RNA sequence: UUAUAAAAAGGGCAAACUUACUGAAAGGUAGGGACGCAAAGCUCGAAGUCUAAAGUUAUUUUAGCUAUGACAGUUCGGCUGCUAUG
Repeated sequence: UUAUAAAAAGGGCAAACUUACUGAAAGGUAGGGACGCAAAGCUCGAAGUCUAAAGUUAUUUUAGCUAUGACAGUUCGGCUGCUAUG
């Protein structure tokens, strides 16, 4: 430097659920809590998924379309990292 992640050591993160706050919502933040994760570390570059306030359409108290919103624990990519073995 690179490939792999069976065992070991030191560890790390934290799903669902729940409490509070926030947001139109999807979601997010913090506390509790662990389903799991060798990058479940960071990053919206490409796709995919979710929501629809505002906008717009219609048969107009309703429904549809739509991201400038969100998801990194959806996939691929980019950057970085611990240990061990080859």

Model confidence (mean pLDDT): 85 of 100. This is a predicted structure of an 86-nucleotide RNA (c-di-GMP-I riboswitch aptamer) from Anaeromonas frigoriresistens. It matches the Rfam family "c-di-GMP-I riboswitch aptamer". About the family: GEMM was predicted in a large-scale screen for bacterial structured RNA regulatory elements. The sequence is in RNAcentral, with records from Rfam. The source organism's lineage runs through Bacteria, Bacillati, Tissierellales, Thermohalobacteraceae and Anaeromonas.